A computed fold for a 92-nucleotide RNA from a Thermoanaerobaculia bacterium, annotated as c-di-GMP-I riboswitch aptamer. It was read from a public genome assembly, where an Rfam model found it. The coordinates come from a structure-prediction model, not an experiment, and the mean pLDDT is 81.

[in-house]
RNA sequence: CCUCGACAAGGGUAAGCCAGCCGAAAGGCUGAGCGCACGAAGCUAUGGGUCCUCAACUCCGAUCAGGUUCUAAGGACCGCCGGGCUGCCGAA
Numbered sequence: 001c002c003u004c005g006a007c008a009a010g011g012g013u014a015a016g017c018c019a020g021c022c023g024a025a026a027g028g029c030u031g032a033g034c035g036c037a038c039g040a041a042g043c044u045a046u047g048g049g050u051c052c053u054c055a056a057c058u059c060c061g062a063u064c065a066g067g068u069u070c071u072a073a074g075g076a077c078c079g080c081c082g083g084g085c086u087g088c089c090g091a092a
Base pairs, nucleotide, nucleotide: 004090005089012038013037016034017033018031019030020029021028022027036079042085043084044083046082047081048080049077050076051075052074053073055071059067060066
């Protein structure tokens, strides 16, 4: 240094619950407390995935209403799985 990850040390993050705000929604931000969990739960939508919106399409429905499939576009999620970048500690 790489791999790896201790019932190590010192720290950090914060699911969910509550309130407020932003957004059409998915979702996001902030705040008090508790703390599910996490060595990258830091950053990055780059591959896959999931979710939302809208349009066209498929199918069900006699038709309408409504539901539904797939695709495109736009958006959200990195605490879904990979990839990339950065990084603390150091037992075996």